[in-house]
Molecule: transfer RNA
Organism: Erysipelotrichaceae bacterium
Parts: sequence; C1' cells; structure tokens
RNA sequence: CAGGAUGUAGUUCAGCUUGGUAGAAUGCUUGAAUGGGGUUCAAGAGGUCAAGGGUUCAAAUCCCUUCAUCCUGA
Repeated sequence: CAGGAUGUAGUUCAGCUUGGUAGAAUGCUUGAAUGGGGUUCAAGAGGUCAAGGGUUCAAAUCCCUUCAUCCUGA
C1' cells in the first nucleotide's frame, strides 16, 4: 500500500441478513431466608450501540468517510 474481519452494559456476547420500545449471562446495589458466611429467591441501577455525515416518518441495523484492534497478500 491492497483486500477482509471485529467494535453494543464493568466483563463475555446476542440483536444487523428482513429498519419500528436496546437485550441475555455474569458482575454491582438493596431486600428476604440463615446466628454469621456461603448459597438461593425477589427487586433495582448501569449502554448518546467506536466517531462524523447522509437516506428515511423512523437507523445498533441501509449508504459514505474516518478511527482502533486483528488476519491475509505485496
């Protein structure tokens, strides 16, 4: 330099193809059960979906550009 993959909650990841309320597990907080711990159960908080722009009534999702990491080739 050329091609490709990935980026979503503290962490690991779904959701994207086929646009329509942002989710799961785990972790965290609170409460209950227990003499306490562990454990179980219930409730809750936590994400401008890597960044910018465009299309659309409506974008995590479609289009363009950029950034970061990784892979392949030269």